[in-house]
Context: one part of a larger RNA
């Protein structure tokens, strides 16, 4: 910027494009048909892999540098006791969220059309014979349809509701943010308000705080007390920050 007014939402896809497309082995039919035997089946059914892919995290695990605990050396605060720095996050054991595979889950199918080799019917030119000359069957993991995902710049720019024309309907800016993101752009929310922090309640995680009391000569143990601590997760609840507001877009449509 176009899609002859200006939006917003929702949607077709007979234009297009893109992805997918795959494969043992076992069961059974059958030790049947076949074959002297020896071996040994199509056609149908059934079930387990395997590689490849998506999405996803309930399990099983990893990570998980603002989360628990244990511990060495040192320095500080404040002697003691408890803390904190620093040392590769000082080292060691676990871990929510959130990412993830080695973990779950699903997929390749099926159906239909038209062929390709090849197999037919029917059948002249050649009274015969020929699938072929004229017609008319079947036949492939492949081609088009089917499935999935983009798609209407599909200039042939579609298609449907609604709204608006009182600077309006709507959009921006702008500010709080997000399982959305390099920026943009997408989503939610801005007091009529749970958008993000904060509190508060739960989870979860770690594993029984500190202080005190009793044992014990001490290290050290035991109670209170499945304690105290607790980023991302779930909720609830205006404390805090989304305060005030600015601009663009017209006036009915050649």
């Nucleotide at each position: 910027c176009g899609c002859a007014g200006g939006a917003u939402a929702c949607u077709u896809g007979a234009a297009g494009a893109g992805g997918a497309g795959c494969u043992u082995u076992u069961c059974u039919c059958a030790g049947u048909a076949c074959g002297a035997g020896a071996g040994g089946a199509c056609c149908g059914g059934a079930a387990a892999g395997g590689a490849c892919g998506a999405a996803c995290c309930u399990c099983u695990g990893g990570u998980g540098a603002a989360u628990c605990a244990g511990u060495u050396g040192u320095c500080a605060c404040u002697c003691c006791a408890g803390u904190g720095g620093c040392a590769u996050g000082g080292c060691u054991g676990g871990g929510u969220a959130g990412c993830u595979a080695a973990g779950u889950u699903c997929g390749g199918a099926a159906a239909g059309g038209a062929u390709a080799a090849c197999c037919g019917c029917u059948g002249a030119a050649a009274g015969c014979a020929u699938c072929u000359a004229a017609g008319c069957g079947g036949g492939a993991a492949g081609c088009c349809c089917c499935c999935c995902u983009c798609a209407a710049g599909a200039u042939a720019a579609g298609g449907u509701a609604u709204c608006c024309c009182u600077g309006a309907a709507g959009g921006g800016c702008u500010g709080u943010u997000c399982u959305a993101g390099a920026c943009u752009a997408g989503g939610a929310c801005g007091u009529u308000g749970a958008u993000a922090g904060g509190c508060u309640g739960g989870g979860u995680g770690u594993g029984u705080a500190a202080g005190u009391a009793c044992c014990g000569c001490a290290a050290g143990g035991u109670a209170u007390g499945u304690a105290g601590c607790u980023g991302a997760c779930c909720a609830g609840u205006a404390c805090u920050a989304a305060u005030c507001g600015c601009c663009c877009g017209u006036u009915c449509g050649g």
The part of an RNA shown here (large-subunit ribosomal RNA, domain VI) has 254 nucleotides and comes from a Deltaproteobacteria bacterium.
NCBI's taxonomy places the organism under Bacteria, Pseudomonadati, Myxococcota, Myxococcia.
Model confidence (mean pLDDT): 88 of 100.
The sequence was found in a public genome assembly.